This record gives sequence, C1' cells and structure tokens, in this order.
RNA sequence: GGAGUUGGCCAGGCAAUCGCGACGGCAUAAUGGCCGUCGAGGAAAGUCCGGGCUCCACAGGACAGGGUGCCAGGUAACACCUGGGGAGCGUAAGCUCACGGCUAGUGCAACAGAGAGUAGACCGCCUCACCUCUGAUUUCAGGGGUGCGGUAAGGGUGAAAGGGUGCGGUAAGAGCGCACCGCGUGACGGGUAACCGUUAACGGCAAGGUAAACCCCACCCGGAGCAAGACCAAAUAGGGGAACAAUGGCGUGGUCCGCGCUGUUCCCGGGUAGGUCGCUUGAGGCAUGCGGCGACGCAUGUCCCAGAUGAAUGAUUGCCCCCUGCAUGCAGAAAAAAGCACGCAGGAGACAGAACCCGGCUUAUGCGCCAGCUCCAGUU
Repeated sequence: GGAGUUGGCCAGGCAAUCGCGACGGCAUAAUGGCCGUCGAGGAAAGUCCGGGCUCCACAGGACAGGGUGCCAGGUAACACCUGGGGAGCGUAAGCUCACGGCUAGUGCAACAGAGAGUAGACCGCCUCACCUCUGAUUUCAGGGGUGCGGUAAGGGUGAAAGGGUGCGGUAAGAGCGCACCGCGUGACGGGUAACCGUUAACGGCAAGGUAAACCCCACCCGGAGCAAGACCAAAUAGGGGAACAAUGGCGUGGUCCGCGCUGUUCCCGGGUAGGUCGCUUGAGGCAUGCGGCGACGCAUGUCCCAGAUGAAUGAUUGCCCCCUGCAUGCAGAAAAAAGCACGCAGGAGACAGAACCCGGCUUAUGCGCCAGCUCCAGUU
C1' cells in the first nucleotide's frame, strides 16, 4: 500500500428571518397578545418475541393446544445476550448452525436400480445335475449352453446400498478368523457441565436416511389489550317516580250528539356525543469506584430529557464542518510515504417521524470517522 474481518461512534454546526406544539409568567372581557423554557430515533418502522401496567377469569390437578430444545451463566423475562463445547465453512482473523430422541411405534423418499430396508442376485464368481463340443475310446481334463442352489469380494444404479486396508480361510465368498485403523461400551484422568483425552479392558461391529414428518422425552405458557381501564356528563329518543288535570286539550263539523287523536309539569338513574384522568420519574440517563474473562451486578454522586390527539417538533438564506483530486508551502528524513497550513475544482449529509412504557430481534439507511485483528505484496 492492497484485500478482508470484528467491535464502536456520528446522524451535521452556527446566525438571521418566517412558522408550529406544550408548560410557566405578565396583561386581558377573551381560547387572541407579549416574554421565557422545553420539544423525535438509532431505527420512533415491522408488530416478530419477552415483560411491566389494566380489566376479565381462576381451589387444586389432568387433558387438549402452543412454544422452547448442546452446557453454564446473565436478566423482570425472552426465541435475547455473554462465556464455553461440538459440527460445518474459510489460508487466517473470523463466520454459520431448531445442535434432545429414528436400538417405542407409524409414515415418507421423484428418477434410476435386482434391491431404498429385521435389505437385495441384474452382470459377474462358484459347486452340482443335464445337454453338447474338443483332446484320444472309457476313466479323466477343458470349452459352450440350460437349470437348481451358494455368494454382498468385483461391476452396474443412485444423493444414499450392511465399517476400511492386508493376511488367512473357502468350491467361490463373507468379521467367517486374525492384525492394524475406525466405532461402541466400560474403566481411569481433566472439566461445575456440555464435552475432551488415555487405554495390555470388553464387544465383531451397530441392520442406512428423514423428527422446521406424525410422534416420544424434558421444561415453559390463563384470556384480552391504553380503542386496556377509571371518572364527569349534554341535546334527542326511551325507562322509573311524584304532583296536577281527567266536567281537560286537539281534530272533524255551522252547532249538539257522535267518532278519532292526546296528557301537562317536575324529579331520578343508565347509556351516547363530548370532556378529564390513565400519560410519562423510568427494570431511566450520565460520571466515578468496586466485583466479574464477559453479558451484567453493586455503591456513591448528579440530571429531568416530547407528551401531541385530523395529531406540534418545520422552511428559506448565508457562513462553516466532512471526503476526494490537483497545485504550492512548512516540518521531517539517507530515500519514499504518512503529517500540518493555504488555494482551486468536484461530491455527500441518508433512512425515516413518537402516540401507554420498557428489554430484544429483524428490516431500511448516508458522507464518513475511530480501535483491535488477519492475509498478501513491497520500501528503508
């Protein structure tokens, strides 16, 4: 210098003008005015997990259903985080993994293949029987064909076919026997554990794969959500009660009879519109010290940091900040590069926007900056 990898930081600053929300103060008839203070995020997002909080349900237990799944720790809790083990990938730093159980049962596996499972004879190999040919007539030996068997060594199919190499053995073969390697179990040693290591021990050896297939095992889990929930409370309609009128009122009709319709006033409580609370001081931030490899915990000090509800937190202009390239100068040096200052040119500042609150995960995203580590190439 190049390539890579891990962790962290920032999310532009200042000024002027205009504008928005909340709170406090002044003034006011007033919700209008003036002044001051405060006013989004690392993801406020997706709403995928876990909790707080609220209401409902609830003696206890079991079933169903759902979730989690190597070990230890952290935490309010988790599917999160930390440390460790194992497996896989990478030259390495490092990264990834639902990583319990298919020697309980059931199921599934395209195509190919004889056989996809307490496995399987298509080719091959071998014994025997029969037919046939050759040597030389029988005995015998050899070749070819057919058939009954044996055989998992070799070939072939497949992603996958019953440990590997060698020797013995056999008609041919085979863990059939043996040696070594591998595997399992035990013992011993290390570790809290997962697990790792050793082995003059035992076992011929495991009968495949698949559980984000049913299932089995272990552990965990009530339901709904701030539109939770609590309070205040119109108009209209309806409900209940009291008082009054029933010789009433209205309509029809010229009038009476008749016929039809109908109470008036006040009070009460429930719900709706609307309003208030819940609402932001919290598993809170920052600093220091201590404990711990770490996640994290403890102690002390300090700070208050949005609370809107058709939903505020913005816009314009100027200067600066940042990066890249070029030029000049300074310092340094044996030389190169890195550094600093100034000038010119170019470029970037994104994603997005609280709505009860926290802890995570995931996704979106910009110019960059800082630190650790790895690999490659090179200069002095």